[in-house]
RNA sequence: CGGGGCGUGGCGCAGUGGCUUAGCGCGCCAGCUUGGGGUGCUGGAGGUCGCCCGUUCAAAUCGGGUCGCCCCGA
Numbered sequence: 001c002g003g004g005g006c007g008u009g010g011c012g013c014a015g016u017g018g019c020u021u022a023g024c025g026c027g028c029c030a031g032c033u034u035g036g037g038g039u040g041c042u043g044g045a046g047g048u049c050g051c052c053c054g055u056u057c058a059a060a061u062c063g064g065g066u067c068g069c070c071c072c073g074a
Base pairs, nucleotide, nucleotide: 001073002072003071004070005069006068007067010026011025012024013023018057028044029043030042031041032040050066051065052064053063054062
């Protein structure tokens, strides 16, 4: 320098145009349970989908740019 992949709550991931107000597991908080802790059950907080621009009636989801990480090639 060229090509490809990924970037979604604290962590790991799903979702690839509208149905949902962005879900799942773990974690966190509260309550119940216990002598206490753990387990279990119930409820709750936390993201606006790396960033910018565009397409569209409508985008996390499509297009362009850019940043970061990983892989391949030179």
Molecule: transfer RNA
Organism: Caldifarciminota bacterium